Context: one part of a larger RNA
């Protein structure tokens, strides 16, 4: 100087407390461990691995296994040799890769050769082989915590200290006062995006107040720019004003005005560093290793196994509910190998026609809520696992191993031990919608969007993590 302490002081955080809803019990989905296997490819392992890499494992992917092949599948040339093709078509073998055969077949030329292509030899390639403890780049974490440092000066023999401490204050090393320090940098904040209000401009594909018209209905048509909206420029919030406290910074409550009030809500943004943290399998890359194989092509299988254990989720155990019928209201996105209105067929998944839209134009489109009825507390009209049968769709192909539909079947489960998680407001809870990947889909995941919409916070004694000061130390 740090680190540590079941030392002290001050402070903060859904850290506790106060509340609401979960997990832990059940079934299923998914990941992991283990076991099994010819293979169950590899990586990630307290917090900071475990719906993680994977934002799509039937083949492909694919790295694994079994079997069959090749010595180059692909890049780049250089040198040597050989050939005139390569390719296409047909026949045979084969699971395919591949292989045997047949047919057809180059250009220029000064006839020396050259171009092009193929085969072959050597260089060379290739490797998801090893090392993340050789590395770059990127990332997680402490932590969006308020810290981490420097120049000069001063103090100390020196390591070092001071500044950065003290008194206040703040979300903040934020600011003020004091001060052997005076300044400065990286962080904080602000500048950026978005939401909330208004003005102006613009008015199509959006809108329809007023005017006119048509119709079975509808902004449908003429028209209009008022309104909504769209999308650009601006305005607006700064403790600016007022009261109290205070030297000041600032705090308090109010108050006014205001769409918004004290960082207005949300996002992006992650200091010096820590964990030899993670990644050589995204990429790049140094050593090392393989080179008729640890490279590469193909078929099939596996990654989907299953006495079990754990994590994360979904669906439930019902009446604040289930079911039948009726009838409303979104936002944000996507669409041409696509989204499909409409018509017909089917009980349905869907199929067949036909049409609009590269889209503010066409299209994909809510559910909970509300109204009427029924069920009447049961393992039930709860719950839907599992299984049987018949089908639909995608795709070369759904046996291993897809999703969906219909009929039948109708398991566990009656609110979950110790323990444990999330959340402070348009939040939790609850309800549906969309997108990426993608032929299809194991998506109940991830990322977004809106609808309905709470309870509680006395407080900081305690648990956990962190910041500052101080103290002790046989620790570094």
């Nucleotide at each position: 100087u740090g680190a540590c302490g079941g030392g002290g002081g001050c402070c903060c955080g859904c850290a506790c407390a106060a509340g609401c809803g979960g997990a832990g019990g059940a079934a299923c989905a998914u990941g992991u461990g283990g076991u099994u296997u010819a293979a169950u490819u590899c990586g990630a392992u307290g917090g900071u691995a475990c719906g993680c890499g994977a934002g799509g494992a039937a083949c492909c992917u694919u790295a694994c296994c079994u079997g069959g092949g090749c010595u180059u599948a692909a890049a780049u040339g250089c040198a040597g040799a050989u050939u005139g093709a390569c390719g296409u078509u047909c026949c045979g073998g084969g699971a395919a890769a591949c292989u045997g055969g047949a047919a057809u077949u180059c250009c220029c030329u000064u006839c020396g050769g050259g171009g092009c292509a193929a085969u072959u030899u050597g260089c060379a390639a290739g490797g998801u082989g090893g090392u993340g403890c050789a590395u770059g780049g990127c990332u997680g974490u402490c932590g969006u915590c308020a810290g981490c440092u420097c120049g000069u000066g001063c103090c100390g023999u020196g390591a070092g200290g001071u500044g950065u401490c003290g008194g206040g204050u703040u979300a903040a090393g934020u600011c003020c006062c004091a001060u052997a320090a005076c300044g400065a940098g990286c962080g904080c904040a602000a500048c950026c995006c978005u939401c909330a209000u208004c003005c102006u401009u613009a008015g199509u594909u959006g809108c329809c107040a007023g005017c006119g018209g048509a119709u079975u209905u509808u902004g449908c048509c003429g028209g209009g720019g008022a309104c909504u909206c769209u999308a650009a420029c601006g305005a607006a919030a700064c403790u600016g004003c007022u009261g109290g406290c205070g030297u000041a910074a600032g705090c308090c409550g109010a108050g006014a005005g205001g769409a918004a009030g004290g960082u207005g809500g949300g996002g992006a943004u992650g200091a010096c560093g820590u964990c030899a943290a993670g990644u050589c399998a995204g990429c790049a890359u140094g050593g090392c290793c393989c080179u008729u194989a640890u490279g590469u092509c193909c078929a099939g299988g596996g990654c989907u196994a299953c006495a079990c254990a754990c994590g994360u989720g979904u669906u439930a155990c019902a009446a604040u509910g289930g079911c039948c019928g009726g009838a409303a209201c979104a936002a944000a996105g996507g669409g041409c190998a696509g989204c499909u209105u409409c018509c017909u067929g089917g009980a349905g998944a869907c199929a067949g026609g036909a049409u609009g839209c590269a889209a503010a134009u066409c299209u994909c489109g809510a559910a909970a809520a509300c109204c009427c009825g029924u069920c009447u507390c049961a393992g039930u009209u709860c719950g839907g696992a599992u299984u049987g049968a018949a089908g639909u769709c995608u795709g070369c192909a759904a046996c291993c191993c897809g999703a969906c539909u219909u009929c039948a079947u109708g398991a566990a489960g009656u609110c979950g031990g110790a323990u444990u998680c999330g959340c402070u407001a348009g939040u939790a809870a609850u309800c549906g919608c969309g997108c990426a990947u993608c032929a299809g889909c194991c998506c109940c995941g991830g990322c977004g969007c809106g609808g309905u919409g709470a309870a509680u916070a006395c407080g900081u004694u305690c648990c956990c993590g962190g910041g500052c000061c101080u103290u002790g130390u046989a620790c570094a």

Model confidence (mean pLDDT): 80 of 100. A computed fold for a 476-nucleotide part of an RNA from an uncultured organism, annotated as small-subunit ribosomal RNA, 3' major domain.